[in-house]
RNA sequence: ACACUGCGGCGCGUGGUCGCCCGGCCUAAACGCGCAAGCUUUAGACCGGGAGGAAAGUCCGAACACCCUCCGAUUUGAUCGGAGAAGCGGGUUGCGGGUAACUCCCGCGCUUUUGGAAAGAAAUUUCCAAAGGACGGAUAGUGCAACAGAAAAUAUACGGCCCGCCUGCCCCUAAAGGGCAGGCGAGUAAAGGUGAAAUCGUGCGGUAAGAGCGCACGUCCCGCUGUCGCAAGGCCGCGGGAUUGAAAACCCAACCCGGUGCAAGGCCGUACUCCGAUGCUUCGCAUCGGUUUGAGCCGCUUGAUCCGCUUUGGCAACAAAGCGGACAGAUAAAUGACCAUGGUCGGGAUUAUUUAAUUCCGAUACAGAAUUCGGCUUACAGCCGCAGAACAACC
RNA sequence: GGGAGUAUAGCUCAGUCGGUAGAGCGCGGUUCUUAUAAAGCCGUGGUCGAUGGUUCGAUUCCAUCUACUCCCACCA
Numbered sequence: 001a002c003a004c005u006g007c008g009g010c011g012c013g014u015g016g017u018c019g020c021c022c023g024g025c026c027u028a029a030a031c032g033c034g035c036a037a038g039c040u041u042u043a044g045a046c047c048g049g050g051a052g053g054a055a056a057g058u059c060c061g062a063a064c065a066c067c068c069u070c071c072g073a074u075u076u077g078a079u080c081g082g083a084g085a086a087g088c089g090g091g092u093u094g095c096g097g098g099u100a101a102c103u104c105c106c107g108c109g110c111u112u113u114u115g116g117a118a119a120g121a122a123a124u125u126u127c128c129a130a131a132g133g134a135c136g137g138a139u140a141g142u143g144c145a146a147c148a149g150a151a152a153a154u155a156u157a158c159g160g161c162c163c164g165c166c167u168g169c170c171c172c173u174a175a176a177g178g179g180c181a182g183g184c185g186a187g188u189a190a191a192g193g194u195g196a197a198a199u200c201g202u203g204c205g206g207u208a209a210g211a212g213c214g215c216a217c218g219u220c221c222c223g224c225u226g227u228c229g230c231a232a233g234g235c236c237g238c239g240g241g242a243u244u245g246a247a248a249a250c251c252c253a254a255c256c257c258g259g260u261g262c263a264a265g266g267c268c269g270u271a272c273u274c275c276g277a278u279g280c281u282u283c284g285c286a287u288c289g290g291u292u293u294g295a296g297c298c299g300c301u302u303g304a305u306c307c308g309c310u311u312u313g314g315c316a317a318c319a320a321a322g323c324g325g326a327c328a329g330a331u332a333a334a335u336g337a338c339c340a341u342g343g344u345c346g347g348g349a350u351u352a353u354u355u356a357a358u359u360c361c362g363a364u365a366c367a368g369a370a371u372u373c374g375g376c377u378u379a380c381a382g383c384c385g386c387a388g389a390a391c392a393a394c395c
Numbered sequence: 396g397g398g399a400g401u402a403u404a405g406c407u408c409a410g411u412c413g414g415u416a417g418a419g420c421g422c423g424g425u426u427c428u429u430a431u432a433a434a435g436c437c438g439u440g441g442u443c444g445a446u447g448g449u450u451c452g453a454u455u456c457c458a459u460c461u462a463c464u465c466c467c468a469c470c471a
Base pairs, nucleotide, nucleotide: 004388005387006386007385008384009383010382012342013341014340015339016338017337018336020050021049022048023047024046026044027043028042029041030040032039033038052366056377057376059375060374061373062372063371064261065260066259067258068084069083070082071081072080073079074078089257090256091255092254093253094108095107096106097105098104109135110133111132112131113130114129115128116127117126118125119124136252137251141250142249144245145244158192160188161187163185164184165183166182167181168180169179170178171177200218201217202216203215204214205213219242220241221240222239223238224237226235227234228233265298266297267296274290275289276288277287278286279285280284305326306325307324308323309322310321311320312319313318343364344363345362346361347360348359349358350357351356396467397466398465399464400463401462402461405420406419407418408417414451421439422438423437424436425435426434444460445459446458447457448456
């Protein structure tokens, strides 16, 4: 340097032509309505705005709206305000902080794995670095642990080791004794083998053989004192012990949650849509009748908003203040199509001393608002920035 | 737009508080029959939708994706 991994950011530019949606303003037309101002409809011109980092999955949390239950106030109806008990069910899980809230974010603690170094006889420990942890409880209870193995959860003894007794054979024999094999009884859990897992590890002592049986060192757990810390927890000391795994099995504990979701919900008015009949001045309009629908308006987009800069507080997440700027609203669903040109990337050819230049071809992703926000997760061509340690080896 | 559920053999479905997955129909062979059907017997067939995690061990427990199905608005 390239590649790879992690985190963060960007995620095509410019010009032209023809269109689409929304808002503003103006013009024109209409045998539409109205006394009129004007309104409505249609068409056109101009001005302004017009997808995302995930708009996605709908996995969480909230705003907002209605409903349910209870309480209170007022003046009957009803309206307004406040709260969410119990049960069922669901969720969360180290500690502290952030936030409107969270299964999110930040910091800290504990812990696991891997690599390296040092100490030690070893077990193991300490240090450095990287990558993780759905991290309450397995002495609250119930259930589970296949196969293999002697034994699998109130442990156990296959073979082995050791002791005693009996029987047989052999050796040496004066006798005592010794060896081998088998049987019975007792002790043991070192070494063996099985398994994912076998009742703490290493060393020494001890013993008939052995064993935390004893001692030293070490690991882990429980209790207590002191000390540091807001806390989780750390450190020192003392005492007791070795309690299998799994709660991402049921479950228990503590804490949290009333339900439904903008298709929530509100308004309008016999008016909208559609159908039929009759009449007329017949591209349609009026009246009457039926229908309840693909009618209209609000909610609807400026909000706990986002971006940039500065100051202050904080390790940080974040918060506060000031200044400046930005912000689509459709309803079967607009934000597009074509052309030119330039970026970027990949490949080929030519020129040339590697750089480089010219030219040709190809690629330019994932994907598209639908009540609105805060997160998480998933998808993504290409580009940019930062980081990648320790020790050893190699070049 | 919002919500609920399903995925196991070719088809229709069981299964499970974790321990090597079954039934019926189908398909193949065979017996019976002159032959076929029916009936009897034997057999066949699964990466349990995909990926990752927890665990000694996952169809089952957890997470994320994929495909499919169903429900919810219009009134007085």